[in-house]
């Protein structure tokens, strides 16, 4: 510097589900658990998706992000082994 592809070593992360915590919810966090992951490390900047407490209109309800999601995609930052 590359980290595009293939193989291998040592490690790493952890979907669904279960239990508990926080939360209005989506979901987060912790423990168990492994479907997968070479950035499944970090970042809500752009798009998407989820929720709708609040607000607006209201009859059911609809719309609404200042709430989430990085394991939806793109961008940005960093980077192990390995290779050069």
């Nucleotide at each position: 510097a590359u980290c595009a592809a293939u193989a291998a070593u040592g490690g790493g992360c952890a979907a669904a589900c279960c239990u508990g915590u926080c939360g209005a919810a989506a979901g987060u966090c912790a423990g168990g658990g492994a479907c997968g992951c070479a950035a499944a490390g970090c970042u809500a900047c752009g798009a998407g998706u989820c929720u709708a407490a609040u607000g607006u209109g209201g009859g059911a309800c609809a719309c609404u992000a200042c709430g989430a999601u990085a394991g939806u995609c793109g961008g940005g930052c960093u980077g192990c082994a390995a290779u050069a």